Molecule: transfer RNA
Organism: Actinomycetota bacterium
RNA sequence: UCGCGGGUCGUCCAACGGCAGGACAUCGGAUUUUGGUUCCGAGAAUGGAGGUUCGAUUCCUCCCCCGCGAG
Numbered sequence: 001u002c003g004c005g006g007g008u009c010g011u012c013c014a015a016c017g018g019c020a021g022g023a024c025a026u027c028g029g030a031u032u033u034u035g036g037u038u039c040c041g042a043g044a045a046u047g048g049a050g051g052u053u054c055g056a057u058u059c060c061u062c063c064c065c066c067g068c069g070a071g
Stems, first nucleotide, its partner, number of pairs: 001070007010024004018054001026042005047063005
């Protein structure tokens, strides 16, 4: 430099173009003598800039970052 794959809560994964959800973690509460376990609840995210569309995490273009391959 070229080709391919990927980028979503703190982490790991979801989401026929139609309210971004789950697990773990964190915080609050219940339970417990305390801790842990268990239960309930809360907060928390779409890499950036444009385009298409009534509507974009999803489709298109460019850029950035990560991985693999080729030279």